[in-house]
Parts: sequence; C1' cells; structure tokens
RNA sequence: GGCAGGGUAGCUCAAUGGUGGAGCAAUGGAAUCAUAACCCAUCGGUUGUGGGUUCGAGUCCCACCCCUGCCA
Repeated sequence: GGCAGGGUAGCUCAAUGGUGGAGCAAUGGAAUCAUAACCCAUCGGUUGUGGGUUCGAGUCCCACCCCUGCCA
C1' cells in the first nucleotide's frame, strides 16, 4: 500500500429502516445470627467521528480515525 472483518452500557454481546436490550459488574432492598450464593428493584448509551439518503438510520451510502487478520 491492497483486501476482509469489526467499533453499541464499566466488560462480553444482541437489536427486520419504526421507543437500543440481555448477561456479568455497580448500587439499594429482601433473606440470614452474620457473610457469600440465590431472589427483587434501580443505575448505566452523543451506537468511533463527520456528512448524505429517508417521514424516520445502530442498521443503507460516502469520507476519515482506531483495532484484528490475510496478501504484498
């Protein structure tokens, strides 16, 4: 330099173009003599950045940034 895949919550990952969720973590509660596990609830998002298409974009298109792999 070329090609392919990826970037979404603190972490691992979802999400037919139509209100962005789950598990773990964190916080609070319940329970227990007490702690842990289990149970309930809550918190947590500029969907990498900037544009475009669309009534409507995490999703489609373009450019750029970053990560991984392959080729040179």